Model confidence (mean pLDDT): 77 of 100. This is a predicted structure of a 139-nucleotide RNA (c-di-AMP riboswitch aptamer (ydaO/yuaA leader)) from a soil metagenome. Rfam family: c-di-AMP riboswitch aptamer (ydaO/yuaA leader). The literature on the family includes a 2004 paper in Proc Natl Acad Sci U S A by Barrick et al., "New RNA motifs suggest an expanded scope for riboswitches in bacterial genetic control". RNAcentral holds the sequence, with entries from MGnify.
[in-house]
RNA sequence: UGCCAAAUCGCGCAAUUUGCGAACCGGGGAACCAUGCGUUAUCUGGGGUGAAUCGGCAGUGCCUGAUCAACUCUUGGCACUGCGGUAGGGCGAACUUCCCGCCCGAAUCCGUCAGCUAACCCGGUCGGCGGAUGGAAGA
Numbered sequence: 001u002g003c004c005a006a007a008u009c010g011c012g013c014a015a016u017u018u019g020c021g022a023a024c025c026g027g028g029g030a031a032c033c034a035u036g037c038g039u040u041a042u043c044u045g046g047g048g049u050g051a052a053u054c055g056g057c058a059g060u061g062c063c064u065g066a067u068c069a070a071c072u073c074u075u076g077g078c079a080c081u082g083c084g085g086u087a088g089g090g091c092g093a094a095c096u097u098c099c100c101g102c103c104c105g106a107a108u109c110c111g112u113c114a115g116c117u118a119a120c121c122c123g124g125u126c127g128g129c130g131g132a133u134g135g136a137a138g139a
Base pairs, nucleotide, nucleotide: 001130002129003128004127008022009021010020011019023125024124025123026122027121028120033115045113046110047109048108049107054085056083057082058081059080060079061078062077063076065073066072088104089103090102091101092100095138096137097136098135099134
């Protein structure tokens, strides 16, 4: 002096801890509405925060099927790992749009339970990173 994110500001207590308010964020929670019907296969209940979803290829393990057993093989499925994509998301130093460039595309919580949802109720304000000043147009 900046970035991600809701995660900032003020007041009080005050050695510290515990607190209050504003602002921002998240969850629960009526009416109305939605939740429709049929077929096949498989199966690990469901839901929340978040941009972080959905595939493909390969490997390993397990379940299922064939097989007297083992080995082996195969259909379908699950878990993990690796590679490479992708819905979507961030940054480039006032704002918007386009171009260009660089990245992310995780993790975690609830605990069998929650659609939306006025009133109302509950909770959070942590943590982790940089050293920028690319181009054009508009306002």